[in-house]
Context: one part of a larger RNA
Molecule: small-subunit ribosomal RNA, central domain
Organism: uncultured bacterium
RNA sequence: UUGGGCGUAAAGAGUCUGUAGGCGGUUUGGAUAGUUUUUGGUUAAAGUCUAAGAGCUUAACUUUUAGAAUGCCAGAAAUACUUCCAGACUAGAGGGCAUUAGAGGCUAACGGAACUGUUAGUGGAGGGGUGAAAUCCGUUGAUAUUAACAGGAACACCAAAAGCGAAGGCAGUUAGCUGGGAUGACCCUGACGCUGAGAGACGAAAGCGUGGGUAGCGAAGAGGAUUAGAUACCCUCGUAGUCCACGCUGUAAACGAUGAACACUAGCUUCUUGAAGUGUCGACCCUUCAAGUGGCGAAGCUAACGCGUUAAGUGUUCCGCCCGGGAAGUACGAUCGCGAGAUUAAAACUC
Numbered sequence: 001u002u003g004g005g006c007g008u009a010a011a012g013a014g015u016c017u018g019u020a021g022g023c024g025g026u027u028u029g030g031a032u033a034g035u036u037u038u039u040g041g042u043u044a045a046a047g048u049c050u051a052a053g054a055g056c057u058u059a060a061c062u063u064u065u066a067g068a069a070u071g072c073c074a075g076a077a078a079u080a081c082u083u084c085c086a087g088a089c090u091a092g093a094g095g096g097c098a099u100u101a102g103a104g105g106c107u108a109a110c111g112g113a114a115c116u117g118u119u120a121g122u123g124g125a126g127g128g129g130u131g132a133a134a135u136c137c138g139u140u141g142a143u144a145u146u147a148a149c150a151g152g153a154a155c156a157c158c159a160a161a162a163g164c165g166a167a168g169g170c171a172g173u174u175a176g177c178u179g180g181g182a183u184g185a186c187c188c189u190g191a192c193g194c195u196g197a198g199a200g201a202c203g204a205a206a207g208c209g210u211g212g213g214u215a216g217c218g219a220a221g222a223g224g225a226u227u228a229g230a231u232a233c234c235c236u237c238g239u240a241g242u243c244c245a246c247g248c249u250g251u252a253a254a255c256g257a258u259g260a261a262c263a264c265u266a267g268c269u270u271c272u273u274g275a276a277g278u279g280u281c282g283a284c285c286c287u288u289c290a291a292g293u294g295g296c297g298a299a300g301c302u303a304a305c306g307c308g309u310u311a312a313g314u315g316u317u318c319c320g321c322c323c324g325g326g327a328a329g330u331a332c333g334a335u336c337g338c339g340a341g342a343u344u345a346a347a348a349c350u351c
Stems, first nucleotide, its partner, number of pairs: 004322003007305002012319001014202004021195003025089007033082002035078008048068008092192001093189004097184004104178007111155001115151008126137002163170002207248006216242002221237004259318006267296003271292007279284001300307002324351003333344004
C1' cells in the first nucleotide's frame, strides 16, 4: 500500500463552532479538462507473458524469431457521467409571519421547613452514642420544651421510564435580560449544503492562586472502641475543602462504553409537545399528521449477548481511531500549566 475493523474482544476524539481540503439537488446550452474509442511515435538490452522453433539424452536451463503487457507524447473522434463557464428551477438549506412547550443560560430580589449558635423562660439529672461500650456534653443547669434573634447551605411535596440543553449539565418563588427548538398555512432567497486536518470556544468532581464566607457535612489530624495488630470499617471531635467573586487547571466508567449528515426498509404499544378533523354544552375522548421520548418485536444483521425507522439493517459522503500481551499511556524531547500535572509519544527487553 492492498485489505479488515471500532456497543461488550484493540479501536468513536468529552462536546460544539468552523479554516483548508474532500464530497454535493433538478434542468438547458456551451467548452471538452477528466473519461471512452481510434491512429502514429516512443517505452535500449536483459527480465515477465504468449506462439512457433533450436541446443544440452529429457526437463529445469540456454538460445532464435514474432507478438504482447505497462507508462508517456502527439493527432483524430465521441459527449452519457464528473468537471468548468453561462442561464433557469424549488423537493435540500436559510429567512419572514402566526402559535407554542420547557429544571436551557445570566443577574437581582424574596420565601418557608430543617439545622447550628446566642439570649431569656420552664425544668432538675442525665444526655449522646453503639453489636456492646467508651472518648464526648451536663448541677458554672445539659438533653427536652417555649419564645426571640443571628447565620450559612440546600430547596421536601409537586416529581414522572417526564422536560430542556452540543456536551458537561440544569429544580423553591418572582422579575429583568437572553440562546436554541417544535408546529401551521402561505410568502421570500435560490444549492447559499454535508463533513471537517490544523485552529478556536465550552467543559462534572477534585485541585491551585487572590480576597471573602463557613450552618451542616467533612479528606488530613486527634481521641475512644474493635483486633494478635487496626496507620481501617464503628463512635466523639475536627483542619483544608464543600459556598461566593475573579483567574487557572482541561481531566472522568466525560457511557448509549455506539462520530456527524442524508436516503431507504413490517408493525404494536407508553409518555411529552404542537396542529387538523369528527362527536360533545364542556372537560375530555377518538382518528390522522409532525417533532421528541421509552418498551416489545417482522425482515435483516451479530461470535454470541443483543440491535432492530432513535439500527448494531441496506447504501452514500467526510472526519477520528485500531493492528498480540507486558514493558507503558511510561521514558526522552517538545508544547501548555503557579504547581499538581495534562497533551503528544517510543524502544530495549520479555512471554